[in-house]
Context: one part of a larger RNA
RNA sequence: GCCGGCGACUUAUAAGUAGUGGCAGGUUAAAGCAGAGAAUGCUGAAGCCAUAGUGAAAGCGAGCCUGAAUAGGGCGUACGUCACUGUUUAUAGACCCGAACCCGGAUGAUCUAACCAUGGCCAGGUUGAAGCUUAGGUAAUACUAAGUGGAGGACCGAACCGACUGAUGUUGAAAAAUCAGCGGAUGAGUUGUGGUUAGGGGUGAAAUGCCAAUCGAAUUCGGAGCUAGCUGGUUCUCCCCGAAAUGCGUUUUGGCGCAGCGGUAAAUGUUAUAAUUUAGGGGUAAAGCACUGUUACGUAUGCGGGCUGGUAAUUCGGUACCAAAUCGUUGCAAACUAAGAAUACUAAAUGGAUAAUUUACCAGUGAGACUGUGGGGGAUAAGCUUCAUUGUCAAGAGGGAAACAGCCCAGAGCACCAGUUAAGGCCCCAAAAUAAUUACUAAGUGGCAAAGGAGGUGGGAGUGCAGAAACAAUCAGGAGGUUUGCUUAGAAGCAGCAAUCCUUUAAAGAGUGCGUAAUAGCUCACUGAUCGAGUAAACCUGCGCCGAAAAUGUACGGGACUAAGUAAUUUGCCGAAACUGUGCGAUAUAUUGAAUAUAUCGGUAGGGGAGCGUUCUGUUGUAGGUUGAAGCAUUAACGUAAGUGGGUGUGGACGAAGCAGAAGUGAGAAUGUCGGC
Numbered sequence: 001g002c003c004g005g006c007g008a009c010u011u012a013u014a015a016g017u018a019g020u021g022g023c024a025g026g027u028u029a030a031a032g033c034a035g036a037g038a039a040u041g042c043u044g045a046a047g048c049c050a051u052a053g054u055g056a057a058a059g060c061g062a063g064c065c066u067g068a069a070u071a072g073g074g075c076g077u078a079c080g081u082c083a084c085u086g087u088u089u090a091u092a093g094a095c096c097c098g099a100a101c102c103c104g105g106a107u108g109a110u111c112u113a114a115c116c117a118u119g120g121c122c123a124g125g126u127u128g129a130a131g132c133u134u135a136g137g138u139a140a141u142a143c144u145a146a147g148u149g150g151a152g153g154a155c156c157g158a159a160c161c162g163a164c165u166g167a168u169g170u171u172g173a174a175a176a177a178u179c180a181g182c183g184g185a186u187g188a189g190u191u192g193u194g195g196u197u198a199g200g201g202g203u204g205a206a207a208u209g210c211c212a213a214u215c216g217a218a219u220u221c222g223g224a225g226c227u228a229g230c231u232g233g234u235u236c237u238c239c240c241c242g243a244a245a246u247g248c249g250u251u252u253u254g255g256c257g258c259a260g261c262g263g264u265a266a267a268u269g270u271u272a273u274a275a276u277u278u279a280g281g282g283g284u285a286a287a288g289c290a291c292u293g294u295u296a297c298g299u300a301u302g303c304g305g306g307c308u309g310g311u312a313a314u315u316c317g318g319u320a321c322c323a324a325a326u327c328g329u330u331g332c333a334a335a336c337u338a339a340g341a342a343u344a345c346u347a348a349a350u351g352g353a354u355a356a357u358u359u360a361c362c363a364g365u366g367a368g369a370c371u372g373u374g375g376g377g378g379a380u381a382a383g384c385u386u387c388a389u390u391g392u393c394a395a396g397a398g399g400g401a402a403a404c405a406g407c408c409c410a411g412a413g414c415a416c417c418a419g420u421u422a423a424g425g426c427c428c429c430a431a432a433a434u435a436a437u438u439a440c441u442a443a444g445u446g447g448c449a450a451a452g453g454a455g456g457u458g459g460g461a462g463u464g465c466a467g468a469a470a471c472a473a474u475c476a477g478g479a480g481g482u483u484u485g486c487u488u489a490g491a492a493g494c495a496g497c498a499a500u501c502c503u504u505u506a507a508a509g510a511g512u513g514c515g516u517a518a519u520a521g522c523u524c525a526c527u528g529a530u531c532g533a534g535u536a537a538a539c540c541u542g543c544g545c546c547g548a549a550a551a552u553g554u555a556c557g558g559g560a561c562u563a564a565g566u567a568a569u570u571u572g573c574c575g576a577a578a579c580u581g582u583g584c585g586a587u588a589u590a591u592u593g594a595a596u597a598u599a600u601c602g603g604u605a606g607g608g609g610a611g612c613g614u615u616c617u618g619u620u621g622u623a624g625g626u627u628g629a630a631g632c633a634u635u636a637a638c639g640u641a642a643g644u645g646g647g648u649g650u651g652g653a654c655g656a657a658g659c660a661g662a663a664g665u666g667a668g669a670a671u672g673u674c675g676g677c
Base pairs, nucleotide, nucleotide: 001677002676003675004674005673006672011092012091013090014089015088016087017086018085019084020083021082022081023080025049026048027047031043032042033041034040053060054059063075064074065073066072095233096232098230102223103222104221105220106219107218113197114196115195116194117193118192119191120190121189122187124156125155126154127152131148132147133146134145135144136143160184161183162182164181165180166179167178168177199215201211202210203209208217236611237610238609239608240607241606246259247258248257249256250255260365261364262362263361264360265359266358267357268356271355275350276349277348278347279346280345287337288336292333293332294331296329297328298327300326301325304322305321306319307318308317309316368393369392370391372389373388374387375386376385377384398409399408400407413584414583415582416581418580419579420578424574425573426572427559428558429557433571435570436569437568438567439566440565446561452546453545456543457542458541459540460539463536464535465534473530474529475528476527477526479503480502481501484498485497486496509524513522514521585601586600587599588598589597590596591595612666614663615662616661617660618659619658624654631650632649633648634647635646637644638643
């Protein structure tokens, strides 16, 4: 891991409620009698509920209480009882499994920690303390040298004890080892045997270490089925309805209580409401600037100030400066509004649909998610967070979006090799147009992105110039006063400043750029000729281009496409569990005997209803059974399902169905449990 067996809402008492039954007041309890009797039958109202309520009570009483009250208000003036069955609640282990803990009594120091008693062990090598001897030396010591000597938590290094590093091992050879190196190795050494200390404790050269592979409190049995607002699991079928993830409170936020939303039963009988019409109040969006604030401009007016002139001073003037306030023009606002929508809300009328309200009983929910819209927080970030509102998912299958809970279409009773459509599509994969008309795009744009950039290209509306010849190109001219004046070393169109005239002309600037030290030189404006039809600069707009870099290999779903792309128009077709058709079933309502008509039949939590099967009991050891029971295997047929069941084979002795009753009553999940493989 698979297969098979076992495996979870029980039982008692009390109470509420629903249903069924008995009686109409209901009912017996203990006990007694009969009986073989804890069966059963018969006695037995002690008690309980009901029969009257109300008040704290005395009490009063179809009324009572409050109160000064004859007021008002509160409760009352019909809803029985005893059983059985279902369901819910309470108390008990109370649907099942599951702690870590806490407490009590025992058992442990054969592991390990420390200690006690008594024994054992430490190859070999090195160093060479004190002391001593001899010699030197001294007045004598001291001191020096050579020997001798053999100290040490001394040195090197086996046994022995340890465990610093690396590798191997990691379902190991081993629940801590092996290999190669490593530390101590006469000591606070190591070790054998026996003994002592015990869990709120011991022991500890101290690590919360160790106390039998167990230690922030050992092990074992008991209290004990501790408790678990937590996790997991909870077994047959069909039918009807069908939620919530919100508010308030909570030592409360993953739990509860009340309300909201669901179901069942009854009562009321249109009271409810989509939609339409009418009537309302508003202060949101947008807007606006009269108010509250904020804001830009104005030689509009100018309080006050600065600067400035006059005066001995009071003070009197000037001002292109700042500037209050006013005026004019122009903006902004969640905490601004003279004015003001759409929606929404309120009321009335009409009003489709198994609407609504109330009462009783039974719940679940109280982690929500995303899309659109209106906001707050954040960075006008988030598959972010928090409100409001709508939809979907949750609890919703089907079609579309390549795939894709929350998007678009659409709400699946069952069957059909029938039809029509929705969203979305119609070249092939792949059902349906290689459809039609008019344009655009050349970028594979389509099939990701901005500021910004560009004689890409289409459309629109104007403007300037143009056969008296434009625009472009080519040829020619582009002069004189004059080197204008100033400045400067120089300044001659062309360093700079000022001025920018006149003449000749078809035209020519006191000069557009290059250039020179300054001149010179080239060129432009401007003019003529050649040529012969459009040209120039802006604006609005459609579709494209650049801007454009990411990690295996392209990347519209793919193939491929110049339409099979884009914009607009048109006609067809395809396309779903939608709608329709045909057949069948169920539920509810209506008239009712059937039958018919109408509506309905997605569904988690959850409520309600109806059934199937298993074991045992009664009928009953009955019907049946060696001419073959149960069981097992296989396979027709039937039923909406759980299931029923004929045949055949196997098996070899038991054993139904029906009608009732009682439950150890249904298995796929619980890191379930036992067995097998």